[in-house]
Context: one part of a larger RNA
RNA sequence: GAACGAACGCUGGCGGCGUGGAUAAGACAUGCAAGUCGAACGGGACUUUAUUUGUAGUAAUACAGGUAAAGUCUAGUGGCGAACGGGUGCGUAACACGUGAGUAAUCUGCCGGGAAGUGGGGGAUAGCUCGCCGAAAGGCGAAUUAAUACCGCAUGUGGCCAGGGAGGACAUCCUUCCGAAGCCAAAGCCGCAAGGCGCUUCCUGAUGAACUCGCGGCCUAUCAGCUUGUUGGUGAGGUAACGGCUCACCAAGGCUAUGACGGGUAGCUGGUCUGAGAGGACGACCAGCCACACUGGAACUGAGACACGGUCCAGACACCUACGGGUGGCAGCAGUCGAGAAUUUUUCACAAUGGGGGCAACCCUGAUGGAGCGACGCCGCGUGGAGGAUGAAGGCCUUUUGGUCGUAAACUCCUGUCAUGCGAGAACAAGAAAGUGAUAGUAUCGCAAGAGGAAGAGGCGGCUAACUCUGUGCCAGCAGCCGCGGUAAUACAGAGGCCUCAAGCGUUGUUC
Repeated sequence: GAACGAACGCUGGCGGCGUGGAUAAGACAUGCAAGUCGAACGGGACUUUAUUUGUAGUAAUACAGGUAAAGUCUAGUGGCGAACGGGUGCGUAACACGUGAGUAAUCUGCCGGGAAGUGGGGGAUAGCUCGCCGAAAGGCGAAUUAAUACCGCAUGUGGCCAGGGAGGACAUCCUUCCGAAGCCAAAGCCGCAAGGCGCUUCCUGAUGAACUCGCGGCCUAUCAGCUUGUUGGUGAGGUAACGGCUCACCAAGGCUAUGACGGGUAGCUGGUCUGAGAGGACGACCAGCCACACUGGAACUGAGACACGGUCCAGACACCUACGGGUGGCAGCAGUCGAGAAUUUUUCACAAUGGGGGCAACCCUGAUGGAGCGACGCCGCGUGGAGGAUGAAGGCCUUUUGGUCGUAAACUCCUGUCAUGCGAGAACAAGAAAGUGAUAGUAUCGCAAGAGGAAGAGGCGGCUAACUCUGUGCCAGCAGCCGCGGUAAUACAGAGGCCUCAAGCGUUGUUC
């Protein structure tokens, strides 16, 4: 000098764009953050219409009930989603990350393209009802019912597959063709129909994931030896798949001063800061990958998890309790306490972009889009302009003549940025059309009034731009270094003047 997710002191007018829990991965009140589909299903509630029965009435009609149709809603079964999105950086020195390859060792819901099919049966169960237990959370039993829930059967040009033929290869093996027996499917819905949406099997693509290998990037020898599933083989099991991944047997290997093993520290990267560069330091925000979800462990479901707002077990903590027993997990968005030098609103909207569900209408979405708070940072603007000498008053200095603050003020004439008031008023909205804006009565525009509402901070001995007076008297104090202060202090304190930056200015911390 530059930089910062900064903090502290003094001060503080406006706007734009960014940015804001770095410490306790401490504990959390409250609300919200993942639902949706009635065009899968049986019920239930309500409304309307039609019709019918009963009662009352002379009748119109009223009330109660049944049936049918249509509509709205939905506790439950079922489907899809909940593995995305959002948070944090504990752990991890590792194929975790970056980069480049490989799988002749793999899987892939939804989506795109293609081939074929979609036949016929069955038994349950939730809900509802009844009974029982419990303070609650919840649970048990009986009877009964539906499906795109579940289970057989049939079909199955398809797939798996023993074996065989041909070709390739030094070989393990690979490619292609044929392929017995055996095994492996299904579900319907809307619609008058046409058709649409589904379902099953297979091929292919895309996407995503899994696994393997080469190379690269921290400190430490005051860590020198480490290892027994360890290193390899055969066989078996297991996996989507290769593999000591696991197991039985066999061999005794494998790693290591090019630093094994141990210890410390740490998420990695694109990048950021600095520097002429080489390099050094860092990894906030944004983006990619990884890891984690109170702590430890485990599996279930599923195309995908060993699953933040799922399950089970154990533990710590907290809460409810009728003392028998239960419930919870903000490192989601706000917010609270705590610790800390220190970090915001318990806000608006799904209008846009995107995501989930749905044929759709639409619903959900603290993702996201916005607003609010903080000079935390960067950038822009303003706090007025011109004239004005008797160089007023006043302050300060003085050799007592004057000098200086100083055209500064007063005064005269203007301007109207910003702020203020009034009025008009957006884009962001894209689809055949209509309708749809949180932001927002914001930005912006017009008008009005009036210099009115808007300047400080640090410094002035040298480094280093800027000097005098008074007070103090090695005291009080200053200080980044050198050093000032013991009676004439440009270095302390106050004042006047001056210098530098300016809505900031200084100090502290950290990096180059």
Model confidence (mean pLDDT): 83 of 100.
Predicted 3D model of a 512-nucleotide part of an RNA (small-subunit ribosomal RNA, 5' domain) from a metagenome.
The RNAcentral record of the full RNA draws on SILVA.